[in-house]
This is a predicted structure of a 77-nucleotide RNA (transfer RNA) from a Planctomycetota bacterium.
Lineage of the source: Bacteria > Pseudomonadati > Planctomycetota.
It matches the Rfam family "tRNA". Gene Ontology term of the family: triplet codon-amino acid adaptor activity.
The sequence was found in a public genome assembly.
RNA sequence: AGGGCAGUAGCUCUAAUGGCUAGAGCGGCUGAUUCCAAAUCAGCAGGAUCGAGGUUCGAGUCCUCGCUGCCCUGCCA
Numbered sequence: 001a002g003g004g005c006a007g008u009a010g011c012u013c014u015a016a017u018g019g020c021u022a023g024a025g026c027g028g029c030u031g032a033u034u035c036c037a038a039a040u041c042a043g044c045a046g047g048a049u050c051g052a053g054g055u056u057c058g059a060g061u062c063c064u065c066g067c068u069g070c071c072c073u074g075c076c077a
Stems, first nucleotide, its partner, number of pairs: 001073007010026004019057001028044005050066005
């Protein structure tokens, strides 16, 4: 330098054809249970979906540019 993949809750991921309030597990908090804790059970909180534009009545999803990470190929030393 060229190409590919990914970016969504604290972490790991899901979200058919664009369409109602973006969900789950783990983690966190509260309560129950326990002599105490762990485990278990019940409940609660937690998201400008990487950024900026565009298309559309409507974008996590489509298009453009950028940023970050990973992978492949090449160039110089």